[in-house]
Molecule: Lysine riboswitch aptamer
Organism: Robertmurraya siralis
RNA sequence: CGGUGGGGUAGAGGUGCAUAAUUUAAGAGUAGGCUAUGUGAGGAUGACAACAUUGAGCAUAGGUGAAAGGAGAUUGUGCCGAAGUAAUAUGACGUGUCACCGUUUUAUUACUGGGGUUACUUUGAAUAAGGGUAACACUGUCAUUAUGGGAUAUCCAUAAUGGGGAGCUACAGGUCGG
Numbered sequence: 001c002g003g004u005g006g007g008g009u010a011g012a013g014g015u016g017c018a019u020a021a022u023u024u025a026a027g028a029g030u031a032g033g034c035u036a037u038g039u040g041a042g043g044a045u046g047a048c049a050a051c052a053u054u055g056a057g058c059a060u061a062g063g064u065g066a067a068a069g070g071a072g073a074u075u076g077u078g079c080c081g082a083a084g085u086a087a088u089a090u091g092a093c094g095u096g097u098c099a100c101c102g103u104u105u106u107a108u109u110a111c112u113g114g115g116g117u118u119a120c121u122u123u124g125a126a127u128a129a130g131g132g133u134a135a136c137a138c139u140g141u142c143a144u145u146a147u148g149g150g151a152u153a154u155c156c157a158u159a160a161u162g163g164g165g166a167g168c169u170a171c172a173g174g175u176c177g178g
Base pairs, nucleotide, nucleotide: 001177002176003175004174008171009170010169011168014080016079017078018077019076020075021074022073023072024071032064034062035061036060037059038058039057042051046098047097048096083112084111085110086109087108088107089106091104092103093102094101113139114138116136117135118134119133120132121131122130123129141163142162143161144160145159146158147157148156149155
């Protein structure tokens, strides 16, 4: 000097990501349960258990009356594969028991640079918001090319094309070769 390795440390992208606490609105005068009247045998999730003529369930009236998940704001914490999604496997929880289903932990594999808008779909009380798919521009970074600046190069700005986070920048070190 050159090569090499998702090696180490520190950083950048910005309506950046995740999480915690407090608070607010909505959920909702809803669910649930109580009383009265009427009716009269089942309702409940697939099964069992349990409940039920001491009245199931339904209807009407009265009075009572939540919560979860999600959302906004503020304040912190951890960060930049931050994080998310899908599949598989495992553990725990949710119920009277099993099944189904849901939530969550861990591991493996695959995909996604980031946020946004629109369409469809899904979750949701919701025209809030989240997830998935696709398209559209925007933005960050690297490579190549062109133009201009600059002092030969390095560098900066603009534009076009292409790539992707196992990336990019900087530093020090390991190893190989000259």